Predicted 3D model of RNase P RNA and transfer RNA as a complex of 406 nucleotides. Rfam match: Bacterial RNase P class A. The family's RNA type in Rfam is ribozyme. Its family is annotated with dimeric ribonuclease P complex, tRNA processing and ribonuclease P activity in the Gene Ontology. The coordinates come from a structure-prediction model, not an experiment, and the mean pLDDT is 78.
RNA sequence: UGAGUAGGUUGGGCAGUUGCGCAGAAUUUUCUGUGAGGAAAGUCCGAGCAUCAUACAGCAGGGUAACGGCUAACAGCCGCCGAGGGUGACCUUAGGGAAAGUGCAUAGAGAAUAACCGCCGCUUUUGCGGUAAGGGUGGAAAGGCGAGGUAAGAGCUCACCGGCGUUGCAGAGAUGCAGCGGCCGAGCAAACCCUACCCGAUGCAACAUCGACGGGAGUUGUCAGCUGGGCAGAUACUCCGAAGGAUGGCUUCAGGUGCGCGGCAACGCGCAUCGCAGAUAGAUAAUUGCCUUAAACGACAGAACUCGGCUUACAGACCUACUCAUAUU
RNA sequence: GCGCCAAUAGCUCAGCUGGAUAGAGCGUCCGCCUCCUAAGCGGAAGGUCGGGGGUUCAAAUCCCUUUUGGCGCGCCA
Numbered sequence: 001u002g003a004g005u006a007g008g009u010u011g012g013g014c015a016g017u018u019g020c021g022c023a024g025a026a027u028u029u030u031c032u033g034u035g036a037g038g039a040a041a042g043u044c045c046g047a048g049c050a051u052c053a054u055a056c057a058g059c060a061g062g063g064u065a066a067c068g069g070c071u072a073a074c075a076g077c078c079g080c081c082g083a084g085g086g087u088g089a090c091c092u093u094a095g096g097g098a099a100a101g102u103g104c105a106u107a108g109a110g111a112a113u114a115a116c117c118g119c120c121g122c123u124u125u126u127g128c129g130g131u132a133a134g135g136g137u138g139g140a141a142a143g144g145c146g147a148g149g150u151a152a153g154a155g156c157u158c159a160c161c162g163g164c165g166u167u168g169c170a171g172a173g174a175u176g177c178a179g180c181g182g183c184c185g186a187g188c189a190a191a192c193c194c195u196a197c198c199c200g201a202u203g204c205a206a207c208a209u210c211g212a213c214g215g216g217a218g219u220u221g222u223c224a225g226c227u228g229g230g231c232a233g234a235u236a237c238u239c240c241g242a243a244g245g246a247u248g249g250c251u252u253c254a255g256g257u258g259c260g261c262g263g264c265a266a267c268g269c270g271c272a273u274c275g276c277a278g279a280u281a282g283a284u285a286a287u288u289g290c291c292u293u294a295a296a297c298g299a300c301a302g303a304a305c306u307c308g309g310c311u312u313a314c315a316g317a318c319c320u321a322c323u324c325a326u327a328u329u
Numbered sequence: 330g331c332g333c334c335a336a337u338a339g340c341u342c343a344g345c346u347g348g349a350u351a352g353a354g355c356g357u358c359c360g361c362c363u364c365c366u367a368a369g370c371g372g373a374a375g376g377u378c379g380g381g382g383g384u385u386c387a388a389a390u391c392c393c394u395u396u397u398g399g400c401g402c403g404c405c406a
Stems, first nucleotide, its partner, number of pairs: 001325010012291007020035006037300001041311002044309005049203004061199005067079004081095001082093004096194002101192002103188002116135002118131005143161002146158003162184002164181007207248004215240005220232004253275001255274008330402007339355004348386001357373005379395005
C1' cells in the first nucleotide's frame, strides 16, 4: 500500500420564542422541574405480577438436548470439546439414541439373516454348490487400500488408514494421547418413537375498589278467605346489575453511571452518585440563532404493566484488535 | 396491547402423515362445427408453490426467520 476478519461507539450539542402531556408549588392563572429508542419494532423465548381451588397428583400435550460455568430464569450469555469450512485472522454447528420397535417412493436380484450378470467347482440338457474381487441400479450396496492366500474368493491372514470396544495416562468434564482386541452392525429421529430434564392455564382488555341510569327484585295495601294473577303505593332498608364510567394496578427498579476488588470471560461483591415519560384517541412539537462538523433537513423508526435475552431494520461518521499478500528499512 | 390464522396458474381452490414432470374448474389462445355468433367438441399456453436460510439422498409439504393480508378479545344473560 492492497485485500480481509472480529468487535465496539455515535445516530449532533447549547440557548431563545410559541405550544402540548405529567408532577410539585403558589394559588386561579402563573412559576419551577421533567418528557422516546438502540432497537420503543417482531411478539420468538424466559421471568416478575395478577386471577383461577394460597393450582396438588397422574395422563395427554409441548419444549430442550456434547461438557463446565453464569443467571431470578431461559431455547440466552461466557469458556471449552468434537465435526465441517477458510492459506490465515476467524466462521458455521437443533451436537442424545439407528444394536428397543415401526416406517421410508422410483430404480435395482438385493436397502439388511443380499447371488441379476460375472468368476470357480461338480454335473453337463440343465441344474446344484461356493464366492461380495469385477459389472450394472441407486443419494447410499455390507469398512477403505495394497500384499499374501485360494479352485475362485473373502479381515481368511498381515501392514497402513477409519470406526467400535477396552486398559493406562492427562483433564473439573466433554474429550485427547498411547497400547491392546479383526470386534467391522448403511442412512433418515427439523418421520413416528425411545432416554434424560423442564413446563398447570390465562394474560394489565390480568385483577381490585367505587359506582350514574331516581335501572331490576324483595318487604306493604287492596280486589277476595286461600293459591295464582292484576292494580296501587312510595319512604327507608337489603340484594342484584354495571355505562365501550371513574380510581388503583402504573412506574423505584433482578434500575442506570463511575471507581475498586475477584474471575480467562459471562458475571459477582463493595463503595459513591443519579432519579430518568406514565398518556387513555393517546403529550414528547414548531421555529430562530450560535457552535462542532465533510455535511447535520436527512437512516431505521414512536413508549402503553415491567424487566432479562433473541431476531429483524438502520443514511452517514468514527474507533480498537488481528490476519494474509507485496514493497522498503 | 394480547392471542390466532392464511399465502399454490389471470381468478377460485385441491395437494402439505416428505418421493409428481405440482393438478381441477372458470378464464385466455388455436382449430373444428355454423351463413355469422353463442353453446358444444378437440388441443395448447400459462407456476421463483409470498421472500431468505436450514434438515434430508430428496422439500409445495418438516424446522427457523421474515413480508403482506385477515380474524378474535372485557362484563351480564